[in-house]
Context: one part of a larger RNA
RNA sequence: GGACGAACGCUGGCGGCGUGCCUAACACAUGCAAGUCGAGCGGAGCGAGUACCUUCGGGUAUGAGCUUAGCGGCGGACGGGUGAGUAACGCGUGGGUAACCUGCCUUAUACAGGGGGAUAACACCGGGAAACUGGUGCUAAUACCGCAUAAAGUCAAAGAGUGGCAUCAUUUUUUGACCAAAGGAGUAAUCCAGUAUAAGAUGGACCCGCGUCCGAUUAGCUAGUUGGUGAGGUAGUGGCUCACCAAGGCAACGAUCGGUAGCCGAACUGAGAGGUUGAUCGGCCACAUUGGGACUGAGACACGGCCCAGACUCCUACGGGAGGCAGCAGUGGGGAAUAUUGCGCAAUGGGGGAAACCCUGACGCAGCAACGCCGCGUGAAGGAUGAAGGUUUUCGGAUCGUAAACUUCUUUGAUGAGGGAAGAAAACAAUGACGGUACCUCAAAAACAAGCCACGGCUAACUACGUGCCAGCAGCCGCGGUAAUACGUAGGUGGCGAGCGUUGUCC
Numbered sequence: 001g002g003a004c005g006a007a008c009g010c011u012g013g014c015g016g017c018g019u020g021c022c023u024a025a026c027a028c029a030u031g032c033a034a035g036u037c038g039a040g041c042g043g044a045g046c047g048a049g050u051a052c053c054u055u056c057g058g059g060u061a062u063g064a065g066c067u068u069a070g071c072g073g074c075g076g077a078c079g080g081g082u083g084a085g086u087a088a089c090g091c092g093u094g095g096g097u098a099a100c101c102u103g104c105c106u107u108a109u110a111c112a113g114g115g116g117g118a119u120a121a122c123a124c125c126g127g128g129a130a131a132c133u134g135g136u137g138c139u140a141a142u143a144c145c146g147c148a149u150a151a152a153g154u155c156a157a158a159g160a161g162u163g164g165c166a167u168c169a170u171u172u173u174u175u176g177a178c179c180a181a182a183g184g185a186g187u188a189a190u191c192c193a194g195u196a197u198a199a200g201a202u203g204g205a206c207c208c209g210c211g212u213c214c215g216a217u218u219a220g221c222u223a224g225u226u227g228g229u230g231a232g233g234u235a236g237u238g239g240c241u242c243a244c245c246a247a248g249g250c251a252a253c254g255a256u257c258g259g260u261a262g263c264c265g266a267a268c269u270g271a272g273a274g275g276u277u278g279a280u281c282g283g284c285c286a287c288a289u290u291g292g293g294a295c296u297g298a299g300a301c302a303c304g305g306c307c308c309a310g311a312c313u314c315c316u317a318c319g320g321g322a323g324g325c326a327g328c329a330g331u332g333g334g335g336a337a338u339a340u341u342g343c344g345c346a347a348u349g350g351g352g353g354a355a356a357c358c359c360u361g362a363c364g365c366a367g368c369a370a371c372g373c374c375g376c377g378u379g380a381a382g383g384a385u386g387a388a389g390g391u392u393u394u395c396g397g398a399u400c401g402u403a404a405a406c407u408u409c410u411u412u413g414a415u416g417a418g419g420g421a422a423g424a425a426a427a428c429a430a431u432g433a434c435g436g437u438a439c440c441u442c443a444a445a446a447a448c449a450a451g452c453c454a455c456g457g458c459u460a461a462c463u464a465c466g467u468g469c470c471a472g473c474a475g476c477c478g479c480g481g482u483a484a485u486a487c488g489u490a491g492g493u494g495g496c497g498a499g500c501g502u503u504g505u506c507c
Base pairs, nucleotide, nucleotide: 001507002506003505004504006503007502008501009500010499013376014375015374016373017372018371019369020368021334026332027331028330030329031328032327035074036073037072040071041070043068044067045066046065049062050061051060052059053058081287082286083285090212091211092210093209094208095207096206097205100204101203105200106199107198108197109196110195111194113147115145116144122137123136124135125134126133127132153178154177155176156175157174158173159172160171161170162169163168183192184191185190213259214258215257220250221249222248225247226246227245228244229243230242231241232240262284263283264282265281266277267276268275269274289310290309291308292307293306312323313322314321315320340366342365343364344363348362349360350359351358352357379409380408381407382406389400390399391398392397413448415443416442417441418440419439423434451496452495453494454493455492456477457476458475462491463490464489465488466487472479473478
């Protein structure tokens, strides 16, 4: 000198764009943050209207449409948060899978025949303070289960060929065995779904080479340990697990142990080499009160799912239950320190749906904060009796100083009034949170808008008074003990300017 997610002191006009718990991965009141589909299903409720009966009160039947608890489907594995753990194939980079999986989507081929038994809802009877739950009876499906059909699928056996990268891969022939399906909307055409296989795309899984902090005042470490055979398990290779066998494996090219730490793209700095950092944004990983476990599913060992254990909080009729903000706001606490319990789904994107649409604290916006960067303003030109006043003085003057007054002019921002968007795309139409915002026009008046630090040298900028080794200053050297350019105040001057200085950290 530069930089900062900064803080503190003094000061503070506006706008644009960004950024904003670095500390306690501390505890959390309250609201919201993941739903959707009635065009899968049976009900229940409401019900315009229609028909009939009527004692004129109404009753019975039917019923478009609306609502939806339940069964069922898809989604809750994305999106959002945090960085505790992790020195590791975690990450980065380059490869491999002849050892793998992949819902929705795309392409292609083929198929969808015929049956069955349940169960929630509901009704009735109970139990419980509640959370919830038991029994009996009834019922539906794109829920569930057999059967049929079937090879391009899987497995087994036999034969022939081609290729390679070792285990092998692949093509083909024959035989045998096994495995599918669901309907819905519509007058219909048709559309949306369903099943199997192959391929693609996307997403993931595993393996390997290289790279990845400090300490040797850590020198030896290791028993599923290292390898083999066999088996189990997995989508899949593998001590991943197990039985048996062998005795190996790692290590001064730093094993093991201890400490610290999410990694990277990047960011800061520097001429570069390098050093430092890993906030915001993007990629990957890990975690979701602590520890463990699996279930479902294409995908989780699952933040707003389940079970168990621990700590904590809450309810309780004491028998038993409920909860998890490292989602968005917000509260307490900690701290030098970090914001609103805001508006909207209008846009972009996501989930569901045939669609209308619904949901979306993702997101788009607004609010707060000079926290940062950038831009603008606080007036401009003229104006010497160098006014008054302040300071100083050798009392002549000097200086503040064209500064002010005064004259002429302008109106950015702020204020008032009028107009008023783009962002909205699609056949017409409708649809804007921001927002009556940006922007445009007009009006009024210089009117409402400047501070902070320094002035001994380094280092740009000096005098007066007060003080008298006191009070104080100080980054270093050092100032102050009676003329202090170094303390305090004033005038002046210098620097930067809506900021200025201090502190901290990095280069």

Annotation:
Small-subunit ribosomal RNA, 5' domain from a metagenome, 507 nucleotides, folded computationally. The full RNA is in RNAcentral, with records from SILVA. Rfam family: Bacterial small subunit ribosomal RNA.